[in-house]
RNA sequence: GGGGCCAUAGCUUAGCUGGGAGAGCGCUUCCUUUGCAAGGAAGAGGUCAGGAGUUCGAAUCUCCUUGGCUCCA
Numbered sequence: 001g002g003g004g005c006c007a008u009a010g011c012u013u014a015g016c017u018g019g020g021a022g023a024g025c026g027c028u029u030c031c032u033u034u035g036c037a038a039g040g041a042a043g044a045g046g047u048c049a050g051g052a053g054u055u056c057g058a059a060u061c062u063c064c065u066u067g068g069c070u071c072c073a
Base pairs, nucleotide, nucleotide: 001072002071003070004069005068006067007066010025011024012023013022019056027043028042029041030040031039049065050064051063052062053061
């Protein structure tokens, strides 16, 4: 320098054919207990890496940029 893959909640991640942004763990509050743990109920938490484009509509498709992994030279 060139090719491929990846980037979604604090962490690990799902997301089908373009239309609801989700799960587990963790965190907060309440119940329960003398207390802790376990258990039960409720809740908070998101620039879907950034920008542009296509579309009625984009986490999803296209292009560029950034970062990571990998292959070739």
Description
The prediction has a mean pLDDT of 81. Predicted 3D model of a 73-nucleotide RNA (transfer RNA) from a Dehalococcoidales bacterium. Its Rfam family is "tRNA". The family's RNA type in Rfam is transfer RNA. The source organism's lineage runs through Bacteria, Bacillati, Chloroflexota, Dehalococcoidia and Dehalococcoidales.